Two RNAs folded together computationally: RNase P RNA and transfer RNA, 411 nucleotides in total. Rfam match: Bacterial RNase P class A. From the family's description: Ribonuclease P (RNase P) is a ubiquitous endoribonuclease, found in archaea, bacteria and eukarya as well as chloroplasts and mitochondria. Its family is annotated with ribonuclease P activity, dimeric ribonuclease P complex and tRNA processing in the Gene Ontology. The family's RNA type in Rfam is ribozyme.
[in-house]
RNA sequence: UCAGGUUAUCGGCUGGUCGCUUGGGCGUGAGCCUAAGAGGAAAGUCCGGGCAGCGUAGGGAAAGACAGUCGCUAACGGCGACCAGGGGCAACUCUAGGGAAAGUGCCACAGAAACGAAACUGCCUCGCAAGGGGUAAGGGUGAAACGAGUGGGGUAAGAGCCCACAGUCCUGAGUGGUGACACUUGGGAGAGGUAAACCCUGUCUGCUGCAAGGAGAUGUGCCCAAUACAGGUUUCCCGCCUGGGUAUGUCAUAAGAUCCGCUCGAUUUUGCCGGCAACGGUAAAACUAGAUAGAUGGCUGGCUAAAACAGAACCCGGCUUACGGAUAAUCUGGCAAG
RNA sequence: GGGCCCGAAGUUUAGCUGGUUGAACGCUUCAUUUGCAAUGAAGAGGUAGGCGGUUCGACUCCGCCCGGGUCCA
Numbered sequence: 001u002c003a004g005g006u007u008a009u010c011g012g013c014u015g016g017u018c019g020c021u022u023g024g025g026c027g028u029g030a031g032c033c034u035a036a037g038a039g040g041a042a043a044g045u046c047c048g049g050g051c052a053g054c055g056u057a058g059g060g061a062a063a064g065a066c067a068g069u070c071g072c073u074a075a076c077g078g079c080g081a082c083c084a085g086g087g088g089c090a091a092c093u094c095u096a097g098g099g100a101a102a103g104u105g106c107c108a109c110a111g112a113a114a115c116g117a118a119a120c121u122g123c124c125u126c127g128c129a130a131g132g133g134g135u136a137a138g139g140g141u142g143a144a145a146c147g148a149g150u151g152g153g154g155u156a157a158g159a160g161c162c163c164a165c166a167g168u169c170c171u172g173a174g175u176g177g178u179g180a181c182a183c184u185u186g187g188g189a190g191a192g193g194u195a196a197a198c199c200c201u202g203u204c205u206g207c208u209g210c211a212a213g214g215a216g217a218u219g220u221g222c223c224c225a226a227u228a229c230a231g232g233u234u235u236c237c238c239g240c241c242u243g244g245g246u247a248u249g250u251c252a253u254a255a256g257a258u259c260c261g262c263u264c265g266a267u268u269u270u271g272c273c274g275g276c277a278a279c280g281g282u283a284a285a286a287c288u289a290g291a292u293a294g295a296u297g298g299c300u301g302g303c304u305a306a307a308a309c310a311g312a313a314c315c316c317g318g319c320u321u322a323c324g325g326a327u328a329a330u331c332u333g334g335c336a337a338g
Numbered sequence: 339g340g341g342c343c344c345g346a347a348g349u350u351u352a353g354c355u356g357g358u359u360g361a362a363c364g365c366u367u368c369a370u371u372u373g374c375a376a377u378g379a380a381g382a383g384g385u386a387g388g389c390g391g392u393u394c395g396a397c398u399c400c401g402c403c404c405g406g407g408u409c410c411a
Stems, first nucleotide, its partner, number of pairs: 001334010012303007020037007039309001043320002046318005051209004058238004063205005068082005083097001084095004098200002103198002105194003115147001120139002122135005149165005168189009213260003216251009230242004267286008339410007348363004357394001365381005387403005
């Protein structure tokens, strides 16, 4: 200097002026003063949890989700490290990565044959011929061809039929590792693909979502029903649980087109310690939107290239998707120079 | 804010537990008619909302987006 990999950050700054929302203060009042005021994705609602309710939430079935190992976490389908396999010269990166040696299904067209074995051509052999027998190395079809490659032996021709080397799978032992697994070594085997087809194995899941849900205490009358009916358990069965409706009085009461839930929380920042890391521990400091037709904006001066995607609605951890541009750290390869 | 569904010719839609996408109406041309309609014959028009993945092969199975509908106080 060129090309590339990985990780991380920013997402305009600043002044004036006119407004908006919320909190606090002052004022009889109109109003005034003061503080704070969207994101890295606030989005999609794809996962997980908190929280709330279902008069408990138990058992079974069904259904769904996940899938290398070890760890992290409140939890996860997330994250980290490692293993195995694929890609890349490399830095590095990708993987829905259990089981096809339990069973079932499927493998169109082509092809002789699509997993049961069989034999179109070929090769060998018998036969005058037609045809019969042996064989599965070669050809052809196909995404895939019977399923261990190369060389040698062997044979009528051939074939793991036999041997050597290399490779696959199962299994015993040893060494290393927490483990997936790796290496060494002994024995055995010949088994097509597909599980994002049914299924099997293991683990997990009660359901509904803030439009959840809550907003007092107590008495009286009437009606209906009483081991039955009804209702609830949000797919079913068992099991379990519950009386219901209506009228009205007293106390309490700011309000019912309202209020609470609503924002102090697995919170944020910085430092130190442990850990390869995800993350954990600890100390100090901070309080940082809370609307309910929905605020966070308009104009303008300066800096300047200032133009991206996009707007909280109960909260949090992830994933995914959208995003003009700017910056930093570190690593790899090439070229050049020292 | 949250739950649940749907998307295929111009329109309405069938089918498929994976194997060349069908139909009706509409459209075009021809015949019939003096002309039109109706009728008859022939034909065009679809890569299944988009992008990836699994598979030999995807409208179908899986994931992520886009658009639309519906329900919940």